A computed fold for a 508-nucleotide part of an RNA from a metagenome, annotated as small-subunit ribosomal RNA, 5' domain. The RNAcentral record of the full RNA draws on SILVA. Its mean pLDDT, the model's own confidence on a scale to 100, is 87.
Context: one part of a larger RNA
RNA sequence: GAAUGAACGUUGGCGGCGUGGAUUAGGCAUGCAAGUCGUGCGGAAAGGCCCCGCAAGGGGUACUCGAGCGGCGAAAGGGAUAGUAAUGCGUGGAUACCUGCCCCUGGGACGGGGAUAGCUGCUGGAAACGGCAAUUAAUACCCGAUGACGUCUCCGGACCAAAGGUGCGAUUCCGCCCGGGGAGGGGUUCACGUCCUAUUAGCUAGUUGGCGAGGUAACGGCUCACCAAGGCCACGAUGGGUAGCGGGUGUGAGAGCACGACCCGCAUCACUGGGACUGAGACACUGCCCAGACACCUACGGGUGGCUGCAGUCGAGGAUCUUCGGCAAUGAGCGAAAGCCUGACCGAGCGACGCCGCGUGCGGGAUGAAGGCCCUCGGGUUGUAAACCGCUUUCGGAGGGGAGGAAGUCGAGGUGGGAUCACCCUCCUCGUUGACCUAUCCUAAGAAGAAGGACGGGCUAAGUUCGUGCCAGCAGCCGCGGUAAUACGAACCGUCCAAACGUUAUUC
Repeated sequence: GAAUGAACGUUGGCGGCGUGGAUUAGGCAUGCAAGUCGUGCGGAAAGGCCCCGCAAGGGGUACUCGAGCGGCGAAAGGGAUAGUAAUGCGUGGAUACCUGCCCCUGGGACGGGGAUAGCUGCUGGAAACGGCAAUUAAUACCCGAUGACGUCUCCGGACCAAAGGUGCGAUUCCGCCCGGGGAGGGGUUCACGUCCUAUUAGCUAGUUGGCGAGGUAACGGCUCACCAAGGCCACGAUGGGUAGCGGGUGUGAGAGCACGACCCGCAUCACUGGGACUGAGACACUGCCCAGACACCUACGGGUGGCUGCAGUCGAGGAUCUUCGGCAAUGAGCGAAAGCCUGACCGAGCGACGCCGCGUGCGGGAUGAAGGCCCUCGGGUUGUAAACCGCUUUCGGAGGGGAGGAAGUCGAGGUGGGAUCACCCUCCUCGUUGACCUAUCCUAAGAAGAAGGACGGGCUAAGUUCGUGCCAGCAGCCGCGGUAAUACGAACCGUCCAAACGUUAUUC
C1' cells in the first nucleotide's frame, strides 16, 4: 500500500447493488417450512341446494368434501461443516451394474377369487392410543390363462404380466402390463495430485492371495468354510495433530504465499450411538425401532419431543437482523384441468458491514465589518469566509400522474393444418392475473432539512500562544515531559480524507 463475513471509538443526509451467528454441531417457548388427486374407491362429518316439518329434526343430491382405503410426491428443494488426511475431493480413464417420472419404438390387457379400512354396535384407557363382532369398495391384494426379440438353460426345455377412468360413444384421450433404445441421474473401480510431525519406525490374522459357497443392481474378504504365508514401509508405513475438497478469493510484476464467507459442483451430518423397513431411489433433517442424555405431560399405570429449515428466544461472546408481505414472477410436488401447496423463491424491514453514485449550493461581494487568535502595538491572520445582492432547486419532505417486471393459463369468438368423434398444433381478437406504493414525469415552496473525523517533533503533508513542570500525560519506531514543551492538555490556525474518519485484529 492492498484486502476483510470484521469489531470498537467519534460522527452521520439520500439512493442503487451486495452482504450479515465466524463463538456453544450449546439448549429451545410459539407460528409456519410437503403435500396433492373425487377423472382410482366405498362414501357423506361440515357447508350449499332441493323436499317434508311450526320447530326440533329427518330424507335426497354430489355443487362441494372431513376422515378412511388407494396412487404419486415426501430421497427434491432448504440448513450446517461436527466428523473425514481418504470409503473424501480434483483431473483423466474403465464397466461387473441400476434407473420412478420424460422421449422414441415393438407387442399386450382374457377369465376368476377372497379380504380389509372406513361406517355401525359393544368395550378398555387420565391421556397417547387401542380391543372385539358384523359388514363393504377399488387403479389395494391374490389365483388361473396367454406369453417372446425377455430371463434361466444340461440347448431338450422351463419360467414370468396387466386396471381401469372420463364420456351417449375410446385401438384413438388420461392411465395399466411386458420388451428394446435414448436422455438425464446414480453405483462401483483404476492412475496421478491433495497440510504438519521421525522428540511417532516398524504396522497388519479377514490381515495378503487362492479354491468353493453365500450375498449384492453389480465386481470384490463384502461375508463364511478350507488352503497357502503373505501384504504395507525412510519414495515415510503405523501413530499423533490439524482440516470438509474443488471452481475460486485476497495479495503480488510474476513465481509464490495465505484463505475456502456469499454463489456453483461434490462429500458428510441431522439430540448422541446403533439398526433395518418401505421404495426406482434412503439406512431417510420436520419416517420407523432400540439404547442413552436432556426436557415436558400424567389420574403414577404410562405417554410425548428433537429449529445444523424461516422468523424468534436464552446462554456464551468483541460481534452478526424481522416471531414481515406474497405465491404476481421463476422453479418444485400433485392433478386431465380449474387449482391446491411451497419461510424454495420473489420482495419489503433492520445494520455506513462493503462497493459505487449523488447532495449539503452557484455567481458576485473589501473600505478586508464584528468576534476570535497572534503581535515588535505599526499591524497580521481567520478571510470572499460572513453579512449583503442576484440565481438555481438535485436529493429529502408534500401532492398528483405512471411505463415495465405479464408471458401464460382459462373463458368466449374466429383462423389454418394433422387426425379417428372427444384430441393435438399454429395464429388473431376480447376479457381475466402484481406481493413489491417500482423506473420516471409533473406541481407548489424555499438556500431552505443535510459535515465530520484523525493528525500537525522526524519518518510524514501541516505551527503558534497559554497551562503543566519526569507531574498529569503521549507513544507505530526513534523518543517527548525535571519552568519559555512546534511531541502532554486547551485555544486559534493549518494538513489529509470525507458520510465517513481513526484504532484494533488478521493475510499478502